[in-house]
RNA sequence: GGAGAUGGCUGGAUGAUCGCCGGCCGCAAGGCUGGAGGAAAGUCCGGACUCCAAGGGCAGGGCGCUGGGUAACUCCCAGGCGGAGCAAUCCGACACAAGCGCAACAGAGAACAGACCGCCGAUGGCCUGGGCAACCAGGAUCAGGUAAGGGUGAAACGGUGGGGUAAGAGCCCACCGCGUUCGUGGCGACACGGACGGCACGGCAAGCGUCGCCUGGAGCAAGACCAAAUAGGGGGGCACUCCGAGACUCGACCAUAUGGGAGCCUCGGAACGACUGGCUCAGUCAGGCCCCCGGGUAGGUCGCUUGAGGCCCGGGGUAACCCGGGUCCCAGAGAAAUGAUCAUCCCCGCUUCAGCUUCUGGCUUAGGCGGGACAGAAUCCGGCUUAUAGGCUGUCUCCACCG
RNA sequence: CGGGGCGUAGCGCAGCCCGGUAGCGCACUGCGUUCGGGACGCAGGGGUCGAAGGUUCAAAUCCUUUCGCCCCGACCA
Numbered sequence: 001g002g003a004g005a006u007g008g009c010u011g012g013a014u015g016a017u018c019g020c021c022g023g024c025c026g027c028a029a030g031g032c033u034g035g036a037g038g039a040a041a042g043u044c045c046g047g048a049c050u051c052c053a054a055g056g057g058c059a060g061g062g063c064g065c066u067g068g069g070u071a072a073c074u075c076c077c078a079g080g081c082g083g084a085g086c087a088a089u090c091c092g093a094c095a096c097a098a099g100c101g102c103a104a105c106a107g108a109g110a111a112c113a114g115a116c117c118g119c120c121g122a123u124g125g126c127c128u129g130g131g132c133a134a135c136c137a138g139g140a141u142c143a144g145g146u147a148a149g150g151g152u153g154a155a156a157c158g159g160u161g162g163g164g165u166a167a168g169a170g171c172c173c174a175c176c177g178c179g180u181u182c183g184u185g186g187c188g189a190c191a192c193g194g195a196c197g198g199c200a201c202g203g204c205a206a207g208c209g210u211c212g213c214c215u216g217g218a219g220c221a222a223g224a225c226c227a228a229a230u231a232g233g234g235g236g237g238c239a240c241u242c243c244g245a246g247a248c249u250c251g252a253c254c255a256u257a258u259g260g261g262a263g264c265c266u267c268g269g270a271a272c273g274a275c276u277g278g279c280u281c282a283g284u285c286a287g288g289c290c291c292c293c294g295g296g297u298a299g300g301u302c303g304c305u306u307g308a309g310g311c312c313c314g315g316g317g318u319a320a321c322c323c324g325g326g327u328c329c330c331a332g333a334g335a336a337a338u339g340a341u342c343a344u345c346c347c348c349g350c351u352u353c354a355g356c357u358u359c360u361g362g363c364u365u366a367g368g369c370g371g372g373a374c375a376g377a378a379u380c381c382g383g384c385u386u387a388u389a390g391g392c393u394g395u396c397u398c399c400a401c402c403g
Numbered sequence: 404c405g406g407g408g409c410g411u412a413g414c415g416c417a418g419c420c421c422g423g424u425a426g427c428g429c430a431c432u433g434c435g436u437u438c439g440g441g442a443c444g445c446a447g448g449g450g451u452c453g454a455a456g457g458u459u460c461a462a463a464u465c466c467u468u469u470c471g472c473c474c475c476g477a478c479c480a
Stems, first nucleotide, its partner, number of pairs: 001399010012345007020035006037374001041385002044383005049219004060215005065079005080094001081092004095210002099208002101204002116150002118146003123143003126139005158176006177199001178197008223302004233293006241270006253260002273285004309328008346372007354364004404476007413429004423460001431447005453469005
């Protein structure tokens, strides 16, 4: 100098003006003061808290190397093993293959398999030649042997080398792998070493399954308290017309968010009363209000933010984390505030003038234009995952060059 | 807050449970038929299976993460 690996921090700053939400003070005007995040997100895990339930088991769900941390965890730290990388480092759903199931296509053969091309043809035939014969030599022709080599496949029933053989084969041997067992080291996962076995026991459980461990249900709209009008429930008093349907305007009353909502009114029906009227018929008219009680809705209050809390110092631990001391109080409301404009500065990109230079380029000064991410609390914590423009910074690895 | 479903060709759907060549209808293209069009017949084209990663020899299908859409339940009386 180049290429990488990995961790931490930050997430524009200041001022002015105008606003928004909460708290305190004030009769009021107003004043003072607090006001998003590293993920507030997804709601994927684990808890706190609250209510309900509570005899055991099954089912269902989750997790799955070891040790530690923690309130707890599927999280974190340290380690083991396996895999990737020259390395720093990264990744791993990392228990079990007994049972059931699956393995397309290709291929001879795909689970205790198989012989297409090959190799061999020792042995027994066959053919050819030789020989009187016994028999000898040859052929690769039949039976047969074989699984080295080729070929198929993701995968072909241990690998490499040697011996051996007709050719071959754990058939035999050495090393490696595998299995069993013993010893040593380690808390352990496991590692290392020795002996024995001659290879049998293939893959998939993010297929069914088996084993071990964990697990009651719901969620702040949890839950507690106070408590309108109207309707409805119970009781009492007075009065005596009851039932059903309907919508616009107006609008008592309650609440105040654009909400709730009786009654008037209209229509229909039944039966009664009064009036007009001599009677039937017909017409007209009027015809429920007060008090008390309890449940409960709207609404209000609490739950609500002081907490497994932040910061600093010291100590323990490789670390996660823990212990002790000091100090600080930091949004909490309701479908929901935390904003906007301007100025100056900062960072990035483009561009203009000028200057310098090692001159299709680079650097510096001044100016112009544009941009500054992801996102946003809703009971609260611990994690995980996902999104995130740009900037700062620690440690480590490899390569090249110089000393 | 809690729970469930869907995403496959231009449109509507199947295939997913139990992994093995992505299919059906309409639409589209060409040819035939017709004087011409429609209908009909024959032939054909068209797919990152929402996205990313993983398991596996092999993924639309199994697992994880993520994006979008839809639906349901939840005070009390």